[in-house]
RNA sequence: GCUGCCAUCGUCUAGAGGUUUAGGAUAUCGCUCUCUCAAGGCGAAGAUCACGGGUUCAAGUCCCGUUGGCAGCA
Numbered sequence: 001g002c003u004g005c006c007a008u009c010g011u012c013u014a015g016a017g018g019u020u021u022a023g024g025a026u027a028u029c030g031c032u033c034u035c036u037c038a039a040g041g042c043g044a045a046g047a048u049c050a051c052g053g054g055u056u057c058a059a060g061u062c063c064c065g066u067u068g069g070c071a072g073c074a
Stems, first nucleotide, its partner, number of pairs: 001073007010026004018057001028044005050066005
């Protein structure tokens, strides 16, 4: 330099054009349970979906570019 893949709550992740407030796990916080702690149960908060543009009535999702990461080729 070229090609491919990836980027979504603190962390890990679901999503593959529309249905609801982007769902779940874990961590955190509150309540409950217990003599106490842990575990369990209930609840809360937490994501401008990497950034910029395009297509579309409608984009986390499709297309282009940029940035970062990974892999392959030279």